[in-house]
RNA sequence: GGGUCUAUAGCUCAAUUGGGAGAGCGCCGGCUUUGCAAGCCGGAGGUUUGCGGUUCGAGCCCGCAUAGAUCCA
Repeated sequence: GGGUCUAUAGCUCAAUUGGGAGAGCGCCGGCUUUGCAAGCCGGAGGUUUGCGGUUCGAGCCCGCAUAGAUCCA
């Protein structure tokens, strides 16, 4: 320098054909316990990497950029 892949909650990851943004763990509160842990119930938490485009509508499609991984030279 060129090719491919990845980027979504604090962490690890889902999200069917473009239409409701979610799960587990963690965190907070309540119940339970002499207390802790475990368990049960509830809750908070999001610039879907950034910019632009297509579309009635984009996490998803297109272009560019950024960061990371990998392959080739």
Predicted 3D model of a 73-nucleotide RNA (transfer RNA) from a Bacteroidota bacterium. The sequence was found in a public genome assembly. Its mean pLDDT, the model's own confidence on a scale to 100, is 81. It matches the Rfam family "tRNA". Rfam's curators write: Transfer RNA (tRNA) molecules are approximately 80 nucleotides in length.